[in-house]
Context: one part of a larger RNA
Molecule: large-subunit ribosomal RNA, domain IV
Organism: Planctomycetota bacterium
Formats: sequence, C1' cells, structure tokens
RNA sequence: CUCUCGUUAAGGAAUUCGGCAAAAUUGCUCCGUAACUUCGGGAAAAGGAGCGCCCACCCUCGGGUGGGCCACAGCAAAGAGGCCCGGGCGACUGUUUACUAAAAACACAAGUCUGUGCUAAGACCAAAAGUCGACGUAUACAGACUGACGCGUGCUCGAUGCCAGAAAGUUAAGGGAAUGGGUUAGUCCGCUUCGGUGGACGAAGCUCUGAACUGAAGCUCUGGUGAAUGGCGGCUCUAACUAUGAGAGUCCUAAGGUAGCGAAGUUCCUUGUCGGGUAAUUUCCGACGUGCAUGAAACGCGUAACGACUUGGGCACUGUCUCAACGAGAGACUCG
Repeated sequence: CUCUCGUUAAGGAAUUCGGCAAAAUUGCUCCGUAACUUCGGGAAAAGGAGCGCCCACCCUCGGGUGGGCCACAGCAAAGAGGCCCGGGCGACUGUUUACUAAAAACACAAGUCUGUGCUAAGACCAAAAGUCGACGUAUACAGACUGACGCGUGCUCGAUGCCAGAAAGUUAAGGGAAUGGGUUAGUCCGCUUCGGUGGACGAAGCUCUGAACUGAAGCUCUGGUGAAUGGCGGCUCUAACUAUGAGAGUCCUAAGGUAGCGAAGUUCCUUGUCGGGUAAUUUCCGACGUGCAUGAAACGCGUAACGACUUGGGCACUGUCUCAACGAGAGACUCG
C1' cells in the first nucleotide's frame, strides 16, 4: 500500500449523477392507527409501552407493586421490516435478452373486429393418404388489435385494403379456322450439242403462319365498410381606449381534431410564465396554453391495491463527507 472486518470526538448527505455503500429498523405481548378506497384493503400504517434473574409484600394463583443484580458460554447456511409524503408508467400474481438490459418490454383476466356449419376455418415444407384442430361444434375454434376496473371512444369511404355486386369495357390458355408462305406432280415460255437446262404459274398432300369470332377470374366500374391501413387546413377582416375576437368573408379539402389531457417519457425556442417547496433548485409539484410536432382500442382521461421499475421531498440514521485516525485478520514487500 491492497483486500475483508471493527470502533470513532463534533457535525450529520456538507459526499455524489444519485444516500452508491454503510448505518439505522428488526422478536413477542399490549395500546394505538390517517388520507384514500374497487369496502376486500390501505395496515405490521404511522406512533408508543412492556419483557431476564433474585428478594419482600399483596393476590381472584393468572399476576401486580416495590427493591436489588458482579458475569459467561454457545448453535445455525442465514440470526428477524427503516419509515412517511408527492409525481410518472404498467392494473394486479406472473414472463424475458442462459453469459452486460428484469423494465414502462411480453403475458394476463377483460373488450372489439374478422373468419369458420363440421370432411369447419386454420396448421403440419402439404400435391395424395394422414395428423392436429377435437373424440371439441358458434357460450366453440382460429386470426388480428386493445389490455383489470370507472367514465368515454368524435369527424372522414377521396386514397389503400377488405366485403358485396354485376350491365358495360379490358383480358390468358384453350376452341376456331379465313388468309398467306414453303415444297412439287403438272402446264406454259426461252435456250439446246436433243442428253438436258433456265424461268413463270402451280392441283392434291405435307408443312409453317395463324385474322375474325368465342373465351373465366382479375382490373376498370357500382355500392358498403374505421375497435380496417390511414387522414383529421390556410388567409383576411371584425366589439365605443388598447388588447382579444363570439362573429363575417374567402380559398382548398374525403373530412378539417370533438371529449379529454397538455412545456408531457411528447415543448424546438426553453432554465417558457405564474405559484409552491429551498438561504439558494436546468430537477420536482400545482397551474396557464402560444400543442415546433397531444388526442380517443398503434385507445383518451382517471384510478384503490401492487412494483428488486422510474422521478422529487422529508424524518430517522450513519466515516458518503468536513478529515481522517486507531485496531484485527489475510496479502503485497524484505530476509530466511
């Protein structure tokens, strides 16, 4: 010097990103116990008192009152809550990144939508058989989203998706065969050394090409549908001081953000402004609203209980600190 412990004057978080770590609390009995609340809780709330042994007295034999009290040894893996007041998120118990994340993430009961009538839909690489679904049957099963509970869940179907429809348009293979090309028996014309040879036309057959016409779903089209994917404006003017703008005008749109909440886990400007708390606070709480860029099942706003969650404040407590000291054990180091 390092590690693991023990004790510490006065102060008591001044330390620090942050009370991290440590200290403190801790058992049993009795007293007592608030807001809030889903009436179950909250609650071991909080906050108090007592506790062993010996002697004397009283006694309803449980105990009560008074007085006194020098110490020691062990067991176990472990000796047994710190508390209070606010805010956020998630209702809750639960689950998770085996080896840096335990959470506000996942799940959840519950809500809604969609599909599915049984050889169900859906799934198994799934084409056949087969299996699961299920020895279940719409109060069921499957898929998707939301996520207890309470109060709610607005407007928009123009776009995209889905559902339904079917008059017309478009549209594949297939069907259909018109036409045209190639080939050449033959015919005609030219040349000929009469053996042939060049050219034109060209039947049937074979072959290539394949128009019209016909032809489903889909798409176009017509409707519907938001707890489907999504979206939910701008400018100008205006009231008898000023300011503000109930209101008016105008442009655009499918429709222009309703109820709520709001500098928010969302607010750039921003340490917004006001109030509270502090001697002093970019954090915190309550308001305001000018929402850069909130908003209603990617749910909105509340909410008792719960949380190794997150963020403020307080009490208690302390070597976290002012500021360090001493001690124990084990190392490091030197010698052997």